A computed fold for a 163-nucleotide RNA from a soil metagenome, annotated as SAM riboswitch aptamer (S box leader).
The RNAcentral record of the sequence draws on MGnify.
[in-house]
């Protein structure tokens, strides 16, 4: 500059000696010891870290399902042959293309399950970290609307905490 939160919570020792509560009014704290500093203990959970759900991305394995190609093996269809039988017709034989279907192997893609890492979100719990607090709602109004008022709402300032 941004963005969250700010009616909860939690202090005692020593040093120090007059202010302190951010400004301004107000009302407060304060020689039964202010600010400051140090020690020790606390409080909360803003980051960081741990555990646990959830939602998504991305990977990965498995199963289903189509879908592509390839390979094997069956049926069928055309067209070929100085082919066989034959007088044709018609059977058969070989070949080359084609189509169907089944096995299988690879690839693709969609779902479904489980993994595993990452973004969000949440809920515990913080012993250790990196801050912040530990009189009074940020003490309480300052500007704005709403209301006859009490009073609400909002908003500016301030403070912390991440960026």
């Nucleotide at each position: 500059c941004u963005c969250a939160u700010c009616c909860a919570g939690a202090g005692a020792g020593g040093c120090g000696g007059a202010g302190g509560g951010a400004c301004c009014g107000g009302c407060c704290c304060g020689a039964u010891g202010a600010a400051g500093c140090c020690u020790c203990g606390g409080c909360a959970a803003c980051c960081a870290g741990u555990u646990g759900g959830a939602u998504g991305u991305u990977a990965g394995a498995c199963g289903u399902u189509g879908g592509a190609a390839g390979u094997u093996a069956g049926a069928g269809g055309u067209u070929g042959g100085u082919g066989g039988c034959c007088a044709u017709u018609g059977c058969u034989c070989c070949a080359a293309c084609u189509u169907c279907c089944a096995a299988u192997u690879u690839c693709c893609a969609a779902c479904g399950u489980c993994c595993a890492a990452c973004c969000u979100c949440u809920a515990a719990g913080c012993c250790c970290g990196g801050u912040g607090c530990c009189a009074a709602u940020u003490c309480c109004g300052g500007c704005a609307g709403a209301g006859u008022u009490a009073u609400c709402u909002g908003g500016a300032a301030g403070a912390u905490g991440a960026g």

The coordinates come from a structure-prediction model, not an experiment, and the mean pLDDT is 77.